[in-house]
RNA sequence: UUCUUAUCAAGAGAGAUGGAGGGACAGGCCCGAUGAAGUCUCAGCAACCAGCCUUAUCAGGCCCGGUGCUAAUUCCGUCAGGCAGUAUGCUGUCUGGGAGAUAAGAG
Numbered sequence: 001u002u003c004u005u006a007u008c009a010a011g012a013g014a015g016a017u018g019g020a021g022g023g024a025c026a027g028g029c030c031c032g033a034u035g036a037a038g039u040c041u042c043a044g045c046a047a048c049c050a051g052c053c054u055u056a057u058c059a060g061g062c063c064c065g066g067u068g069c070u071a072a073u074u075c076c077g078u079c080a081g082g083c084a085g086u087a088u089g090c091u092g093u094c095u096g097g098g099a100g101a102u103a104a105g106a107g
Stems, first nucleotide, its partner, number of pairs: 001107008013042005021031003027076002043070003048066002051062004074099001079096007
């Protein structure tokens, strides 16, 4: 970096450092000097992989390991379509797709 599969409406933050950005990406809407990103420490959540247990079910439980995560549904959203409304500009809602994130596997 590419591909495959699964999941994405739940859950979980303090301190130190730092000093103006951040929420992937139009746009929107938010967060931020009552301190953003980044880094470190500790804590927590979760249960994809590993391990262990109950068991025999393509289940359930545990969490010392490998990852991940800890504002807002992946914050909403871009493409296509259905339905409803409409001041005919759009708005609301639903479905599918795309993109992205994470895990496991493969190249």